Predicted 3D model of a 407-nucleotide RNA (Bacterial RNase P class A) from a Rhodothermales bacterium. Model confidence (mean pLDDT): 76 of 100. Of the family's consensus pairs, 94% are formed in the model. The RNAcentral record of the sequence draws on ENA. It matches the Rfam family "Bacterial RNase P class A". Rfam links the family to the GO terms tRNA processing, dimeric ribonuclease P complex and ribonuclease P activity. It is recorded under the gene name rnpB. Taxonomically the source falls in Rhodothermales (Bacteria, Pseudomonadati, Rhodothermota, Rhodothermia).
């Protein structure tokens, strides 16, 4: 130089011309629109997975159930995020060490679980061998050597398996065995020393030696009500209800009173039943509840930036400084020029770089000229804030590994 891996940091600019949304102004024919001006998606606006604001429901209080967290200490409003350790594991390295992963509370509460294979799979276990040995053969006879063999005894050597109940050495014993010593390991108990604290070192005493699994049920310890701005709240058309007033139509016993049965019928009379003709409208006020529909929640906020101080850090103090989209079927886009960027071919450069120098050729690599040629990815706010996952063309910066000419 190139490549690849980890962080970071950015996500094309300028104009022009047609549009869309907001907000401000002016103009009008006051119904709309029309000038002008300024604003106008993101590093993930995404998935909607965790925590919060806010808002409405529900709730004296305290448990069970259920769910979710799980090493330490810190940081935040909160958190399952973050920093900063600690411990296991694995890799590199001779070695301090260096990197990488880790649901990382408890299996020494308690229940359970472990194919095959094996006698046994967790206070286990005699299959082969080992030991003792009545007995019976063996030898004239007896004992022993050997051989069968009932019955014991032994985790010591073998065999099984992913995993057999410390490991090494002596002692002890018929032969063994933490049966008993030593030393090494692990548990447990306790004492000093560090460190806030997970934990680290080290020193006693106790043969205690219980292997795995809790994303098995379970025990511990914390936390947890329920819906989500289509939350909620404010004003409010039309029609359709109700009251009330008038005017009209009717009806009587006509001063007046009545309103679909108001005449009249039954009937002493009232309720109640039965029940004619014109008729069953128009406007006006109010009234609940609330649909279209408006407006608020809706952009000053656990805000952003930029100095300081503090802190290993995450962050947090102070101080300036900025106001930076608000849609509602959902705008933030189109086209075009020019530079940016990429890539190809040529040409030029007393130009860099790789060798111990130095030259010559090639190679890249930088500028520079003239031609050509794509391509700009992932993705698009919807109440709003902290995080976390994922997705993403192309540049830039660190840091790391690895590859780099010939004469």
């Nucleotide at each position: 130089u190139g490549c690849g891996c980890c962080g970071g940091a950015c996500g094309g600019a300028u104009c022009a011309u047609c549009g869309c949304c907001g907000c401000g102004u002016c103009c009008c024919c006051c119904g709309a629109g029309g000038g002008c001006g300024c604003g106008g998606a993101g590093g993930a606006a995404a998935g909607u997975c965790c925590g919060a604001a806010c808002a409405c429901c529900a709730c004296a209080g305290g448990g069970c159930a259920c769910c979710g967290u799980g090493c330490u200490u810190c940081c935040u409003a909160a958190c399952g995020g973050g920093a900063a350790g600690g411990c296991u594991u694995c890799g590199c390295g001779c070695a301090g060490g260096c990197g990488a992963a880790g649901a990382c509370g408890g299996c020494a509460a308690g229940u359970g679980c472990a194919a095959c294979a094996g006698a046994g799979a967790g206070a286990a276990g005699a299959c082969c061998g080992g030991c003792c040995g009545a007995u019976g053969g063996g030898u004239c006879u007896a004992c022993g050597a050997c051989c069968a063999c009932a019955g014991g005894u032994u985790a010591c050597g073998g065999g099984u398996g992913a995993a057999a109940g410390g490991g090494u050495g002596g002692g002890g014993u018929a032969a063994g065995a933490g049966c008993c010593c030593a030393c090494c390991g692990g548990c447990g108990u306790u004492c000093c020393g560090g460190g806030u604290g997970a934990c680290c070192g080290g020193g006693g005493c106790g043969g205690c030696c219980g292997g795995g699994u809790a994303a098995a049920c379970c025990c511990c310890a914390c936390g947890g009500g329920g819906u989500g701005c289509a939350a909620g709240g404010c004003c409010a058309a039309a029609c359709a209800g109700c009251a009330c007033c008038g005017c009209a139509c009717g009806c009587c016993u006509c001063c007046g009173g009545c309103g679909a049965u108001a005449a009249g019928g039954u009937g002493a009379c009232c309720c109640g039943c039965c029940g004619a003709a014109c008729a069953c409208g128009c406007g006006g006020u109010g009234c609940g509840g609330g649909u279209a529909g408006g407006c608020c929640g809706c952009a000053c906020g656990a805000g952003g930036c930029c100095g300081u101080c503090g802190g290993c850090g995450a962050c947090g103090g102070c101080g300036g400084u900025c106001c930076a989209a608000g849609a509602c079927a959902g705008a933030u886009g189109g086209u075009g020029a020019u530079c940016u960027c990429c890539c190809c071919g040529u040409c030029c450069g007393c130009g860099g770089c790789a060798c111990g120098g130095c030259g010559g050729c090639g190679g890249u690599c930088c500028g520079g000229g003239c031609g050509g040629g794509a391509a700009g990815a992932c993705a698009g706010a919807a109440u709003u804030c902290g995080g976390c996952u994922u997705a993403c063309a192309g540049u830039c910066c660190g840091g790391c590994g690895c590859a780099c000419g010939c004469c």